Context: one part of a larger RNA
Molecule: large-subunit ribosomal RNA, domain I
Organism: Candidatus Altimarinota bacterium
RNA sequence: AGCAAAAAGUGGAUGCCUCGACUUGAAACUCCGAUGAAGGACGUGGCUAGCUGCGAAAUGCUCCGGUGAGUCGCUAAGCAGACUUUGACCCGGAGAUCUCCGAAUGGGGAAACCCAUCAAUUUUUUGAUACGGCCCGCUAAAUAAAAUAGGCGGGUCGAGGUAUACCCAGUGAACUGAAACAUCUUAGUAGCUGGGGAAAAGAAAACAAAACAGUGAUUCCCUUAGUAGUGGCGAGCGAACGGGGAACAGCCUAAACCAUUCCGCACGCGGGAUGGGGUUACAGGGCCUCAACGUGGUAUUCUAUUUUGUUAGCCAAAUGUAUCUGGAAAGUUCAACCAUAGAGGGUGAUAGUCCCGUCGGCGAAAACAAAAUAGAGCCUAGAGUGUCCCUAAGUAGGGUCGGACACGUGAAAUCCGGCCUGAAUUUGGGAGGACCACCUUCCAAGGCUAAAUAGGUUUCAAGAUCUAUAGUGUACUAGUACCGUGAGGGAAAGGUGAAAAGCACUCCUGUUAGGAGGAUGAAAUAGAACCUGAAACUUUUUGCUU
Numbered sequence: 001a002g003c004a005a006a007a008a009g010u011g012g013a014u015g016c017c018u019c020g021a022c023u024u025g026a027a028a029c030u031c032c033g034a035u036g037a038a039g040g041a042c043g044u045g046g047c048u049a050g051c052u053g054c055g056a057a058a059u060g061c062u063c064c065g066g067u068g069a070g071u072c073g074c075u076a077a078g079c080a081g082a083c084u085u086u087g088a089c090c091c092g093g094a095g096a097u098c099u100c101c102g103a104a105u106g107g108g109g110a111a112a113c114c115c116a117u118c119a120a121u122u123u124u125u126u127g128a129u130a131c132g133g134c135c136c137g138c139u140a141a142a143u144a145a146a147a148u149a150g151g152c153g154g155g156u157c158g159a160g161g162u163a164u165a166c167c168c169a170g171u172g173a174a175c176u177g178a179a180a181c182a183u184c185u186u187a188g189u190a191g192c193u194g195g196g197g198a199a200a201a202g203a204a205a206a207c208a209a210a211a212c213a214g215u216g217a218u219u220c221c222c223u224u225a226g227u228a229g230u231g232g233c234g235a236g237c238g239a240a241c242g243g244g245g246a247a248c249a250g251c252c253u254a255a256a257c258c259a260u261u262c263c264g265c266a267c268g269c270g271g272g273a274u275g276g277g278g279u280u281a282c283a284g285g286g287c288c289u290c291a292a293c294g295u296g297g298u299a300u301u302c303u304a305u306u307u308u309g310u311u312a313g314c315c316a317a318a319u320g321u322a323u324c325u326g327g328a329a330a331g332u333u334c335a336a337c338c339a340u341a342g343a344g345g346g347u348g349a350u351a352g353u354c355c356c357g358u359c360g361g362c363g364a365a366a367a368c369a370a371a372a373u374a375g376a377g378c379c380u381a382g383a384g385u386g387u388c389c390c391u392a393a394g395u396a397g398g399g400u401c402g403g404a405c406a407c408g409u410g411a412a413a414u415c416c417g418g419c420c421u422g423a424a425u426u427u428g429g430g431a432g433g434a435c436c437a438c439c440u441u442c443c444a445a446g447g448c449u450a451a452a453u454a455g456g457u458u459u460c461a462a463g464a465u466c467u468a469u470a471g472u473g474u475a476c477u478a479g480u481a482c483c484g485u486g487a488g489g490g491a492a493a494g495g496u497g498a499a500a501a502g503c504a505c506u507c508c509u510g511u512u513a514g515g516a517g518g519a520u521g522a523a524a525u526a527g528a529a530c531c532u533g534a535a536a537c538u539u540u541u542u543g544c545u546u
Stems, first nucleotide, its partner, number of pairs: 001545009015531001016495002020466002022463009031161002039101003042055003046079002049075003061095006070083003106115003116129005131158009166196006177184001181232001206215002219246005229237002250448003253392001257276008281426001283391003286387002288384003296379003301376011313362003319335002322333001324331001336353002338342001344356003397421008407433001428443005482489002502530001505517004
């Protein structure tokens, strides 16, 4: 020096565990904000560093309800002091308080700070004072009157946040793919802006069929179907009708005409406001005539009652000081019992009968939600004849140029937009994928509309999901420490024991380090650097080889 064995050390793998995650399902809920939000700063405890809670009324105050013996949150024990069957603490509902910053709004400002004016006041405080839109009132120029601008005062609405998700609208890329690249694709995606709570859509100028049958608002799912198509016919893109389900709900204006009222007027009339009327395609309505005084509905506008649910809770069966092992019985043996309860968790090892629960039942002063019923409110009806009064105009359509439609200009219908044009009026008009005729079908140029659908939060349940380098970045003082001017980036870190019973006392020592006895404990090679304790690596001893 090498090899081997043993005993130690180091180290923290593995095993076991889990107050944490992940995914799915069900139910409920789904905006907050000038009555000052979201988010923070600073305070607040007898002693108080952090977290949690709260706000100068500050780990809390008041009322109501639940519960019933202890309590003064956690790390975290202690000292001191309190409260409590006259019901504390805790849990739930409603209220009070709620510093300063922050849209931040009296002015300023380097957020959590500085400086004001006016009014009131118990002399210490309170209130008002930003900007913009709309409405009202009072004033009031240029300009004689009137009016307007402007000024002052009052009222009302807005602002800002967010769920980094979802939806709608506006705007809108590129890398990429096409094995290059330009049409195309990526993609109407990402991004930005505005809006909503769900959004959007929505009651046919819809489909469909083809000389024939039919459907009947919208939305979502399955299918039709990777089909028909489209496409440098490349890469790719990619329907619909129809069928099966979920959920279902239909309505209101404009106009004709009438009434009231106001304005203008060339006295022929025209216009505005309010109310009635009226809302459609087998055309309908108005006007005229007849009949009727009822029938039904209500999507919340209100009130009342009832029921159900949510936000606290409550009751809840049945074994033994038997035997053995053990530190400990829930294990073994023996003998019982309950079960609409043998889900699960805990208890010194594995408990239906020890504890919490479970099955099955019960429960609300207060607040909220939903449904039903009743009432109020609101909405709602028929027949006939004639007349030709009305039925959404710079609209439909056309040209041109773009965009959207699965559809790239194509034979290109349909829808939307810029510019240029520009109808018909029920003997009317649109569509049926150029276009024409016939036929069929519908009635544009105004508007509203729940549910089924998307996303999220909470609670409950489940898992051929993870088990501490996994699972969320975070099982723990985690978006913390730390890094960065900043936007932003972003960790590591779980386990004594059944119970602290956390080693009294003695000794060694410079020692509050460390250790040796001793004590506790089933165990201390479970001693806090604490379960198990692999390997690399280190040391010692012994043996062998050189």